Model confidence (mean pLDDT): 84 of 100. A computed fold for a 71-nucleotide RNA from a Patescibacteria group bacterium, annotated as transfer RNA. The sequence was found in a public genome assembly. It matches the Rfam family "tRNA". Rfam classes the family as a transfer RNA. Its family is annotated with triplet codon-amino acid adaptor activity in the Gene Ontology.
[in-house]
RNA sequence: GGGCCAUUAGCUUAGUGGUAGAGCACCCGGUUUGCAUCCGGGAGACGCGAGUCCGAUUCUCGCAUGGUCCA
Numbered sequence: 001g002g003g004c005c006a007u008u009a010g011c012u013u014a015g016u017g018g019u020a021g022a023g024c025a026c027c028c029g030g031u032u033u034g035c036a037u038c039c040g041g042g043a044g045a046c047g048c049g050a051g052u053c054c055g056a057u058u059c060u061c062g063c064a065u066g067g068u069c070c071a
Stems, first nucleotide, its partner, number of pairs: 001070007010024004018054001026042005047063005
């Protein structure tokens, strides 16, 4: 320098154009003498920029970061 893959919540991840889900973690309440467990509830995310479309996490292009292969 080139090819390919990935980027979604604090972490691990699901989601092939129409309301973005889950587990763990976190917060509140209940239970307990207290802690843990358990039960109920809650907050929190689509890497950045542009394009296509009535509508983009999803499709296209560029950039960034990481991984991998070739040179």